[in-house]
Notes: This is a predicted structure of a 91-nucleotide RNA (Glycine riboswitch aptamer) from a Planctomycetota bacterium. The sequence was found by an Rfam model in a public genome assembly.
RNA sequence: GAGCUCGGGGAGAGUUCCGGGGCCAACGCACCCGGACGCCGAAGGGGCAAGCGCCAGCGCGCGAAUCUCUCAGGCACCAGGACCCGAUCCG
Numbered sequence: 001g002a003g004c005u006c007g008g009g010g011a012g013a014g015u016u017c018c019g020g021g022g023c024c025a026a027c028g029c030a031c032c033c034g035g036a037c038g039c040c041g042a043a044g045g046g047g048c049a050a051g052c053g054c055c056a057g058c059g060c061g062c063g064a065a066u067c068u069c070u071c072a073g074g075c076a077c078c079a080g081g082a083c084c085c086g087a088u089c090c091g
Stems, first nucleotide, its partner, number of pairs: 001090001003089001005087005014037001016036006022029002038075003044071001045069003051062004
C1' cells in the first nucleotide's frame, strides 16, 4: 500500500393485490409458482461535465462518481450489499 482471503459494521423500497398449489378440522398463512400494478439503488451494467487531444472547419476521441438511468438485481427475516474498519498473506 494496489490486491486475494478472513472477521466486524453496512442503507433504501409492497410482509401490496389476484389466481393456483402446499399446510390446516377450519379460520387462516410471513411457504412455493404464475400474473398485475407500485416502488428502491450501495452487487454488476449503461450515460455524461470540466478538462485534454485530433481537425482549416464541421465534428471526432479520451474523460469520474455515492450523480444519473433502472437493463440486471432488490422491496418481512435470511441472503446479497457500494463503502468503512481490523487482520493474515502478498507487493